[in-house]
Context: one part of a larger RNA
RNA sequence: GAUUGAACGCUGGCGGCAUGGCUAAAGCAUGCAAGUCGAACGAGAACCAGGCUUCGGCCUGGGGACAGUGGCGAAAGGGCGAGUAACGCGAUCGAACGUGCCCCGAGGUGAGGGAUAGCGUCGGGAAACUGGCGGUAAUACCUCAUGUGCUCUUCGGAGGAAAGGCUUGUCCGCCUUGGGAGCGGCGAUCGUCCUAUCAGGUUGUUGGUGAGGUAAAGGCUCACCAAGCCGAAGACGGGUAGCGGGUGUGAGAGCAUGACCCGCCGCAUCGGGACUGAGACACUGCCCGGACUCCUACGGGAGGCUGCAGCGACGAAUCUUCCGCAAUGGGCGAAAGCCUGACGGAGCAAUGCCGCGUGUGGGAUGAAGCGCCUUCGGUGUGUAAACCACUGUCAGGUUCCAGAAACACUGAUCAGAACCAAAGGAAGGGCCGGCUAACCUCGUGCCAGCAGCCGCGGUAAUACGAGGGGCCCAAGCGUUAGGC
Numbered sequence: 001g002a003u004u005g006a007a008c009g010c011u012g013g014c015g016g017c018a019u020g021g022c023u024a025a026a027g028c029a030u031g032c033a034a035g036u037c038g039a040a041c042g043a044g045a046a047c048c049a050g051g052c053u054u055c056g057g058c059c060u061g062g063g064g065a066c067a068g069u070g071g072c073g074a075a076a077g078g079g080c081g082a083g084u085a086a087c088g089c090g091a092u093c094g095a096a097c098g099u100g101c102c103c104c105g106a107g108g109u110g111a112g113g114g115a116u117a118g119c120g121u122c123g124g125g126a127a128a129c130u131g132g133c134g135g136u137a138a139u140a141c142c143u144c145a146u147g148u149g150c151u152c153u154u155c156g157g158a159g160g161a162a163a164g165g166c167u168u169g170u171c172c173g174c175c176u177u178g179g180g181a182g183c184g185g186c187g188a189u190c191g192u193c194c195u196a197u198c199a200g201g202u203u204g205u206u207g208g209u210g211a212g213g214u215a216a217a218g219g220c221u222c223a224c225c226a227a228g229c230c231g232a233a234g235a236c237g238g239g240u241a242g243c244g245g246g247u248g249u250g251a252g253a254g255c256a257u258g259a260c261c262c263g264c265c266g267c268a269u270c271g272g273g274a275c276u277g278a279g280a281c282a283c284u285g286c287c288c289g290g291a292c293u294c295c296u297a298c299g300g301g302a303g304g305c306u307g308c309a310g311c312g313a314c315g316a317a318u319c320u321u322c323c324g325c326a327a328u329g330g331g332c333g334a335a336a337g338c339c340u341g342a343c344g345g346a347g348c349a350a351u352g353c354c355g356c357g358u359g360u361g362g363g364a365u366g367a368a369g370c371g372c373c374u375u376c377g378g379u380g381u382g383u384a385a386a387c388c389a390c391u392g393u394c395a396g397g398u399u400c401c402a403g404a405a406a407c408a409c410u411g412a413u414c415a416g417a418a419c420c421a422a423a424g425g426a427a428g429g430g431c432c433g434g435c436u437a438a439c440c441u442c443g444u445g446c447c448a449g450c451a452g453c454c455g456c457g458g459u460a461a462u463a464c465g466a467g468g469g470g471c472c473c474a475a476g477c478g479u480u481a482g483g484c
Base pairs, nucleotide, nucleotide: 001484003482004481006480007479008478009477010476013356014355015354016353017352018351019349020348021314027311028310030309031308032307035072036071037070040069041068047062048061049060050059051058052057079267080266081265088192089191090190091189092188093187094186097184098183099182102180103179104178105177106176107175108174109173110144111143112142113141119134120133121132122131123130124129150159151158152157164172165171166169193239194238195237200230201229202228205227206226207225208224209223210222211221212220242264243263244262245261246257247256248255249254269290270289271288272287273286292303293302294301295300320346322345323344324343328342329340330339331338332337359390360389361388362387369381370380371379372378373377394425396420397419398418399417400416403414404413428473429472430471431470432469433454434453435452439468440467441466442465443464449456450455
């Protein structure tokens, strides 16, 4: 000098755009953050209409709440950086793979069956929850048939699928299979911090044969065989750390860094495990164990904010328990639509960057005040003020409204226009010995104090304190801290 997710001191008018728990991946009250489909399915409360009634109610039709079965979603979106020095990331390649929804193509969608929730009834339990019996539906489940293609094959053959719905359509689905797109799994080479006061490390270890396993190659796993494999170009160990695009600085080389935004990876109270599924070993799913918190009738149960707000704790330090699904995007649905703390907005904070304002013109009795010199008259502040005229940015008020809206409807919020009033409501901070732009007087007397370095202060201090004056920045100015 430029810079920061900054903090602190003094000060503080407005707007736009950004940014805002860097510390305790320590703990969390409360609310919300993942649902949706009646055009898959049965049942069906309130309510309405009609009929009957012994006035208790019952039957039929409409209606469709709450819940249940089933489908899709819940593996995305959102958060964080603990772990990880390589199973990661980055660059460039590769072969032995998978893929719901979407697109293109071919073929099919025949026949039958038994259950089970909900429901009814009888129980158990403080609760969480749960048992027996009866009975019911499906795009839930099962069997048979067919099978273009598909899989296996000793090439003879063998195996193996489907679901219907409505508004009846060139409809939406379902099954098998080929291809695609996008996405994902796997492998190789090179690159990727410090430490030798870590020098040897390794037994599924290294390779082979065979088998198992996987969507798939592979010691991935296992049996047997061989004795290999890595290492001073640093193995192994220890420490530290998510990586990249980027960011800061710098003429560059480099050095430092990885907040916000994007890509990848990892994690979800700690450790382990699998289930379901196209996809998870699954943040707001399940099971087991640990710690912690809560409820309990003491028998037993419940929970997981590293989602959005918020609390307390820690800390130099970091925000609202806000509004809306109007836009963009996502899930479900044929659609209407529903859900969406993603997102769009508003709020708070000068935290940063940018823009604007705090007036403009005239105005010398060079006023008063304050300061300086002092020959008692000068001189600085200074056109500065007063005073006169003018303007109307922002803030304030009133009225209107074409924009963000595409797309018929639809705007949380923001933007826009005209008018009213009125100089009014809006300037500070640091510094003035040299570096370094800016000087005098008084006070103090090695005291009180200053200080980034050199150094000032012991009776004339431009260096301390004050006043006047000045210099530099300006809604900021300084200080501290960090990296260049």
Small-subunit ribosomal RNA, 5' domain from a marine sediment metagenome, 484 nucleotides, folded computationally. RNAcentral holds the full RNA, with entries from SILVA. The coordinates come from a structure-prediction model, not an experiment, and the mean pLDDT is 83. It matches the Rfam family "Bacterial small subunit ribosomal RNA". Gene Ontology terms of the family: ribosome and structural constituent of ribosome.